RNA sequence: GCACCCGUAGCUCAGUUGGAUAGAGUGUCAGUUUCCGAAGCUGAAGGUCGCGCGUUCGAUCCGCGCCGGGUGCG
Numbered sequence: 001g002c003a004c005c006c007g008u009a010g011c012u013c014a015g016u017u018g019g020a021u022a023g024a025g026u027g028u029c030a031g032u033u034u035c036c037g038a039a040g041c042u043g044a045a046g047g048u049c050g051c052g053c054g055u056u057c058g059a060u061c062c063g064c065g066c067c068g069g070g071u072g073c074g
Stems, first nucleotide, its partner, number of pairs: 001073007010026004019057001028044005050066005
């Protein structure tokens, strides 16, 4: 340099032939429980779905560019 894959919550990831409130586990906080903790149970907070532009009535999803990571080739 070329090709392909990936980027979604603090972390690990799911999701979608475009459709409304964006999810799970774990972690964090609060409550419950306990002599105190842990575990369990209940609840809550936490997201510009990498960034920008475009297509569309509507984009996490489609197109283009850029950024970052990985793999292969040279």